[in-house]
Context: one part of a larger RNA
RNA sequence: CGCGGCUAAGGAACUAGGCAAAAUAGUCCUGUAACUUCGGGAGAAAGGACCCCUGUCGAGAGACAGGGCGCAGAGGAAUGGCCCAGGCGACUGUUUACCAAAAACACAGGGCUUUGCGAAAUCGCAAGAUGAAGUAUAAGGCCUGACACCUGCCCGGUGCCGGAAGGUUAAGAGGAGAUGUUAGCGUUGAGCGAAGCAUUGAAUUGAAGCCCCGGUAAACGGCGGCCGUAACUAUAACGGUCCUAAGGUAGCGAAAUUCCUUGUCGGGUAAGUUCCGACCUGCACGAAUGGUGUAACGAUCUGGGCACUGUCUCAGCCGCGCACUCG
Numbered sequence: 001c002g003c004g005g006c007u008a009a010g011g012a013a014c015u016a017g018g019c020a021a022a023a024u025a026g027u028c029c030u031g032u033a034a035c036u037u038c039g040g041g042a043g044a045a046a047g048g049a050c051c052c053c054u055g056u057c058g059a060g061a062g063a064c065a066g067g068g069c070g071c072a073g074a075g076g077a078a079u080g081g082c083c084c085a086g087g088c089g090a091c092u093g094u095u096u097a098c099c100a101a102a103a104a105c106a107c108a109g110g111g112c113u114u115u116g117c118g119a120a121a122u123c124g125c126a127a128g129a130u131g132a133a134g135u136a137u138a139a140g141g142c143c144u145g146a147c148a149c150c151u152g153c154c155c156g157g158u159g160c161c162g163g164a165a166g167g168u169u170a171a172g173a174g175g176a177g178a179u180g181u182u183a184g185c186g187u188u189g190a191g192c193g194a195a196g197c198a199u200u201g202a203a204u205u206g207a208a209g210c211c212c213c214g215g216u217a218a219a220c221g222g223c224g225g226c227c228g229u230a231a232c233u234a235u236a237a238c239g240g241u242c243c244u245a246a247g248g249u250a251g252c253g254a255a256a257u258u259c260c261u262u263g264u265c266g267g268g269u270a271a272g273u274u275c276c277g278a279c280c281u282g283c284a285c286g287a288a289u290g291g292u293g294u295a296a297c298g299a300u301c302u303g304g305g306c307a308c309u310g311u312c313u314c315a316g317c318c319g320c321g322c323a324c325u326c327g
Base pairs, nucleotide, nucleotide: 001321002320003319004318005317006316007315009313010312013311018308026050027049028048029047030046035040037146051068052067053066054065055064056063057062069073081306082305083304084303085302086301087300088298089297093105094104109144110143111142112141113140114139115138121130122129123128147293148292149291150290152223153222154221157220158219159216160215161214162213163212166211167210168209172205173204177200178199179198180197181196184192185191224242225241226240227239228238251285252282263279264278265277266276267275
């Protein structure tokens, strides 16, 4: 040093944190709160009994009565610690094989959307296959995530859906014209130049898309500023003005979100940057990127308490093992 055992008095003073250890523990009986989705919570909590002998009852297990011994009767091993409050996630599940098990993923439930069947979607060059030997109470995609109460306003931008009058617009169609060449014309010089053949090529025509016109937010997303005003003061129900597509509704709020901040007040402590309850000045909550609650559940996270202890005050002793020293 490692592993194991014991320890006076105190009992978390240890520490980031009761980490580790201790304590609890079996069976029967009594008894059992808030809350609740009436199932639970619950083994809540809190208490008692347990061995041996004799007798009675009983088929027996056992129950009851009387007696006995020990410090100790579930006499060994094995075998729940409990309570209060809060955050998150409803739950059982799943996950980073080998540093993360969770508040992450999934989930039943909810919604939007696509798809009429040779379905949509997916794989494949194709044939073909999955979907499905299914048929909208079905199948695919996306979001949310039990349940309860709810889910406000904005379609200006982006996306999607619908519309087709006008604008724009490709190849193609079209072929005005231009150029090259040259039969010919030309005082044979400059030059002009039909047809043909080439090279080009204007107008006109020409779909979807885009522009345009509507719809759509449980589509992506967004949801203001300044000034004044009440008979103490303060505040502003009220008014003015600017801007916007519309200016954040209900609910919640120093929050897993609050910078200032250890905000302020209350509770708990002798003392509390944490915790709980309020307040609202929300730097920078907010409604299926869901909002607010919520019984039950959790090797979850946070705060408190009882019990218990070598975690500690503060160390000591014992056993086994290793190292080390001597031989």